Predicted 3D model of a 72-nucleotide RNA (transfer RNA) from Collichthys lucidus. The RNAcentral record of the sequence draws on Rfam. NCBI's taxonomy places the organism under Eukaryota, Craniata, Actinopterygii, Eurypterygia, Collichthys. It matches the Rfam family "tRNA". From the family's description: Transfer RNA (tRNA) molecules are approximately 80 nucleotides in length.

């Protein structure tokens, strides 16, 4: 230089058009003398940025952006 894959909670990942969720974790509440195991509840997102089709976009197009990867 060219070609592919990734980008969503704190962290590992789901969510193939109708206002996004699960394991861990983290807060707290019952338990217990206390701690831990367990359970019950709760916090915690601009779903990488623009802009673009559509009545609606995490999801479809288009550019760029971080990052891994393959060929040169």
């Nucleotide at each position: 230089g060219g070609g592919g894959a990734u980008g969503u909670a704190g962290c590992u990942c789901a969510u193939u058009g109708g206002u996004a969720g699960a394991g861990c974790g983290u807060g707290u509440g019952g338990u217990u003398c206390g701690c831990a195991u367990g359970u019950g509840c709760a916090a915690g997102g601009u779903c990488c940025u623009g802009g673009g089709a559509u009545c609606a976009a995490u999801c479809c197009c288009c550019a760029g952006c971080a990052u891994c990867u393959c060929c040169a």